The prediction has a mean pLDDT of 81. A computed fold for a 74-nucleotide RNA from a Candidatus Kaiserbacteria bacterium, annotated as transfer RNA.

[in-house]
RNA sequence: GUCGGGGUAGCUCAGUCGGUUAGAGCGAGCGUUUCAUAAGCGCUAGGUCGAGAGUUCGAGUCUCUCCCCCGACA
Repeated sequence: GUCGGGGUAGCUCAGUCGGUUAGAGCGAGCGUUUCAUAAGCGCUAGGUCGAGAGUUCGAGUCUCUCCCCCGACA
């Protein structure tokens, strides 16, 4: 340099053919339980969906440019 995959909650990840409110597990906080802790159970908070622009009534999803990570080729 060319090509491919990826970037979504603190971490690991899902998100179908573009359509209701963006979700799960772990973690955190609170409650419950216990003499107490852990485990279990319940609840709550936490997101500019890598950045910007475009298409569209509507974009995490499609298009373009850029940034970062991984891999293949040269």